[in-house]
RNA sequence: UCAUGCAGGAGAGCGUCUUACCCGCAACGGGAAGGCCGCCGAAGGCGCAAGCGCACCCGCAAUCGCUCAGGCAAAAGGACUGCGUGACCUUU
Numbered sequence: 001u002c003a004u005g006c007a008g009g010a011g012a013g014c015g016u017c018u019u020a021c022c023c024g025c026a027a028c029g030g031g032a033a034g035g036c037c038g039c040c041g042a043a044g045g046c047g048c049a050a051g052c053g054c055a056c057c058c059g060c061a062a063u064c065g066c067u068c069a070g071g072c073a074a075a076a077g078g079a080c081u082g083c084g085u086g087a088c089c090u091u092u
Base pairs, nucleotide, nucleotide: 001087002086003085004084005083006082007081008080013037015036016035017034018033019032021031022030023029038072039071040070044068045066046065047064051060052059053058
C1' cells in the first nucleotide's frame, strides 16, 4: 500500500402522480419501475480546488467544491476509525 474478517459509522420527502409488472379475495393496500418537484454527500466520478513537491514548467491532491452517478422509513450501501489475518513494496 492492497485485499479480507469483526465492530462502529452521518446526512437528506415513509413527498406526489402513473403503471399493461409482482404479491394479495380485495382495498383510496404493499413492492417494483417510470415522470415531476424538493433535498443530501461519506461508494465511485469530476474540479478552474485548500495544501504539498518543485527554480520554473509541471506533478500529486483533501473530510474543500460540483452533484454526473449514488442516496433521502427500515434493510442494503457507506468515506473514515479500531482490532485481527494475508500478500506486496520501501527503509533500517